Context: one part of a larger RNA
Molecule: small-subunit ribosomal RNA, 3' major domain
Organism: soil metagenome
């Protein structure tokens, strides 16, 4: 000096508490462990693995296991040689691939160039293994207030001061105080979205005046006023007023103000810690294989199933279930794409046809709600899992192993033991809408967007993480 105490003091946090909801029980679905295979590829393992790498494993992907092929090779580039290449049949085979047969170059600056066969030699090729040899990335403590430097000064020196004290602050944020005096790296601001206002703008939005119009409809004319849009600006500073303090500041259902003290929400993560993750994203030292551990194909697994664990979906109903009716979003997607309409089907879907590279057209009816009838407390008109039977759609191809339609079946579940988790406001809870991957889809994953919209917070004893000061130590 530091790490640590079931030592001390302060302080902070969805850390208790106060509430609201959820996990652990039941069925699915996902990932993992075990097990089992021929193979169930491979990584991640206590917070910091377990809907995690994967924002898409029917083939391909695939790395894995069975069989069939190849060996300078699947793919780049030199060089000579040969002529094609391609095309169209045929035969062998699961394909890869072989083997026949008929046709036969193309541009040209006449130098060659394109393309395939074999043939040399350089050369490859490894998702093998090592993250404890490494870049570079990430996670974590943790958006926690901390790490540190220069000169001075103290110590023999290790170091220590500065960074400590008292207030304050979300903050090492300031003050005041001081052997210190200043400086970086971090706070915080500067940046983006959002609330609120003006300003020049007005199509594909927007309709108030004014005219035309129709069953309706901003539908047409027209308007720049409103909504919106996208540009440029102003707006919140404890600025003002009261009280309290030396002062930073705090306090006020004080004023003004859309907004009040960080307005709210994101990008931003210090010096390190964990020999923490990742040689399978990529790179890259070593080693190791080289007729194979490299490579091309077919099938098959990654999808197994006594079981055990994580995350979640749907439910156990009446605050609900069914049927009709009527209402209101935002944010995003589209040409091998989205598709209005109109037909045909009960529906999945299907033909036709039509606008739209899109503030135009479309996906696209938002649900939850609301307003009427039903059902009346049951294993039920809950509750939807299984399994039967028709079918539809992608796509060479739905058996292994896809999703969705109908019709029938109708499982377990009547609110969940220890335990344990989320969350302080437009949040929790419900509730439906998009998007990327993407042929399809096993998504109920993930990543955004709006709709209705709460309760609680006395407090800091205790529990768990962190700061600071200080105090013991048989650790370093």
């Nucleotide at each position: 000096u530091g790490a640590c105490g079931g030592g001390g003091g302060c302080c902070c946090g969805c850390a208790c508490a106060a509430g609201c909801g959820g996990a652990g029980g039941a069925a699915c679905a996902u990932g993992u462990g075990g097990u089992u295979u021929a193979a169930u590829u491979c990584g991640a393992u206590g917070a910091u693995a377990c809907g995690c790498g994967a924002g898409g494993a029917a083939c391909c992907u695939u790395a894995c296991c069975c069989g069939g092929g190849c060996u300078u090779g699947a793919a780049a580039g030199u060089u000579a040689g040969c002529g094609c290449c391609g095309g169209a049949c045929c035969a062998a085979g699961a394909a890869a691939u072989u083997g026949g047969u008929c046709u036969u170059c193309u541009c040209u600056u006449c130098g060659g160039a394109g393309c395939g066969c074999g043939a040399a030699a350089c050369u490859a090729g490894g998702u093998g293994c090592u993250g404890c040899a490494u870049g570079g990335u990430u996670g974590u403590c943790g958006u926690c207030a901390g790490c540190u430097c220069g000169u001075g000064c103290c110590g023999u020196g290790a170091g220590g001061u500065g960074u400590c004290g008292g207030c304050u602050u979300a903050a090492g944020u300031g003050c005041c105080a001081u052997a210190a005096c200043g400086a970086g790296c971090g706070c915080a601001a500067c940046c983006c979205c959002u609330a609120c206002c003006g300003g020049a703008a007005g199509u594909u939005a927007c309709u108030a005046a004014c005219a035309g119009g129709u069953u309706a409809a901003g539908c047409u004319g027209a308007g720049g006023a409103c909504u919106c849009u996208g540009c440029c600006g102003g707006g919140a500073c404890u600025g003002c007023c009261a009280c309290c303090g030396u002062a930073a500041g705090g306090u006020g259902u004080g004023a003004g103000g859309a907004a009040g003290g960080u307005g709210g929400g994101g990008a931003u993560g210090a010096c390190g810690u964990c020999a923490a993750a990742u040689c399978a994203g990529c790179a890259c030292g070593g080693c190791c294989c080289u007729u194979a551990c490299g490579u091309c194909c077919g099938g098959g697994g990654c999808u197994a199933c006594a079981c055990a664990c994580g995350u979640g979906u749907u439910a156990c109903a009446a605050u609900g279930g069914a049927u009709g009716g009527c209402a209101c979003a935002g944010a995003g997607g589209g040409c091998a794409g989205c598709u209005a309409c109109a037909c045909a089907g009960c529906a999945a879907u299907g033909u036709g046809a039509u606008g739209c590279g899109a503030a135009u057209c479309u996906c696209a009816c938002a649900a939850a709600g609301c307003c009427a009838u039903u059902c009346u407390c049951a294993g039920u008109u809950c509750g939807g899992a299984u399994c039967g039977g028709a079918g539809u759609c992608u796509g060479c191809a739905a058996c292994c192993c896809g999703a969705c339609u109908c019709c029938g079946u109708g499982a377990a579940g009547c609110c969940g033991g220890a335990u344990u988790c989320g969350c302080u406001a437009g949040u929790a809870a419900u509730c439906g809408c998009g998007c990327a991957u993407c042929a399809g889809c096993c998504a109920u994953g993930g990543c955004g967007c709006g709709g209705u919209g709460a309760a609680u917070a006395c407090g800091u004893u205790c529990c768990c993480g962190g700061g600071c000061c200080u105090u013991g130590u048989a650790c370093a």